RNAcentral holds the sequence, with entries from ENA. Transfer RNA from Candidatus Giovannonibacteria bacterium RIFCSPHIGHO2_01_FULL_45_23, 72 nucleotides, folded computationally. It matches the Rfam family "tRNA". By type it is a transfer RNA.

């Protein structure tokens, strides 16, 4: 320098065009003498940034930024 992949909740990841979910973690409640386990509930993300397409974009296109891999 060229090509490919990734970026979504505190962490690990789903979601491939119609107002974003799970597990773990956190908080509260029930249960216990207390803790753990179990059960129930809640908080928490305008989806890396900018632009474009579209009635509508986390999703498609372009560029940028960060990370990973390959080739030279």
């Nucleotide at each position: 320098g060229c090509g490919c992949c990734c970026a979504u909740a505190g962490c690990u990841c789903a979601g491939u065009g119609g107002u974003a979910g799970a597990g773990c973690g956190u908080u509260c409640g029930c249960u216990u003498g207390a803790c753990a386990u179990g059960c129930g509930a809640a908080a928490g993300g305008c989806c890396u940034g900018a632009g474009g397409u579209c009635c509508g974009a986390u999703c498609c296109c372009u560029c940028a930024u960060g990370g990973g891999c390959g080739c030279a």